Context: one part of a larger RNA
RNA sequence: UGUAACGGUAUCUGACGAGAACGUUCGUAUAGUACGAGAGGAACUACGAAUGGGUGCCACUGGUGUACCAGUUGUUCGAGAGAGCACGUGCUGGGCAGCCACGCGCCACGGGGUAAGAGCUGAACGCAUCUAAGCUCGAAACCCACUUGAAAAAGAGAUACCAUCUGAGAUCACUCGUAGAAGACGAGUUCGAUAGACUCGGGGUGUACGCACCAAGGCAACGAGGUGUUGAGCCCGCGAGCACUAACUGAUC
Numbered sequence: 001u002g003u004a005a006c007g008g009u010a011u012c013u014g015a016c017g018a019g020a021a022c023g024u025u026c027g028u029a030u031a032g033u034a035c036g037a038g039a040g041g042a043a044c045u046a047c048g049a050a051u052g053g054g055u056g057c058c059a060c061u062g063g064u065g066u067a068c069c070a071g072u073u074g075u076u077c078g079a080g081a082g083a084g085c086a087c088g089u090g091c092u093g094g095g096c097a098g099c100c101a102c103g104c105g106c107c108a109c110g111g112g113g114u115a116a117g118a119g120c121u122g123a124a125c126g127c128a129u130c131u132a133a134g135c136u137c138g139a140a141a142c143c144c145a146c147u148u149g150a151a152a153a154a155g156a157g158a159u160a161c162c163a164u165c166u167g168a169g170a171u172c173a174c175u176c177g178u179a180g181a182a183g184a185c186g187a188g189u190u191c192g193a194u195a196g197a198c199u200c201g202g203g204g205u206g207u208a209c210g211c212a213c214c215a216a217g218g219c220a221a222c223g224a225g226g227u228g229u230u231g232a233g234c235c236c237g238c239g240a241g242c243a244c245u246a247a248c249u250g251a252u253c
Base pairs, nucleotide, nucleotide: 007162008161009160010159011158012157016149017148018147019146022052023051024050025049026048027047028046029045035040053107054106055105056104057103061101062100063099064098068094069093070092071091072090073086074085075084076083077082096237110144111143112142117137118136119135120134169253170252171251172250173189174188175187176186177185194246195245196244198241199240200239201238202236203235204234205233210229211228212227213226214225217222
């Protein structure tokens, strides 16, 4: 673009597609039963697990975590404090969220038509014969069932509602993320919790600087370190509250 030569919003249907979403093994009951002289020793079926594979998730466990916190070596900024650099974290110890697996869920039954095959009735051929007409069964395979895409399905679908010049609705713009390469998708734009700030909660690190006292040693100056102030200080991609800041002015179809 079409599906409407009158627009739109929302919810559906499902023609036709995609998938392997399941595979294997073990255990228990059946049962020390059937069977067998004995020795031995099943199965149908039901239930429960393990493993391989598929798919989803992050409460737990664990990994990463170049956001973050702390320790420490060399060196530079005169020293202290606080920092820079050491290959794109100097090294080391931890680590939230996120992402992930080594962690945690789920991945039936059943139905239909058949194959080989097993049969029923039954002639051709007065018998017989599963087959010629007809009929019943029969597989991890096929079609449903299950997950999923799907109205461009040209037979181009359906339903409800709104608007049709007093104009529905959409897009741009702006704040964003359960989304994301760009588009797109989704949440909002003061009739507002969309993002930031702030407060509180939760969390990481592990007790900051300064000051006071103690301190081996030293004539003294000084002094590593320790204790107290102090579960301190620093930090947070998390949650809630709260209109303080910014979602304005508006434009186009």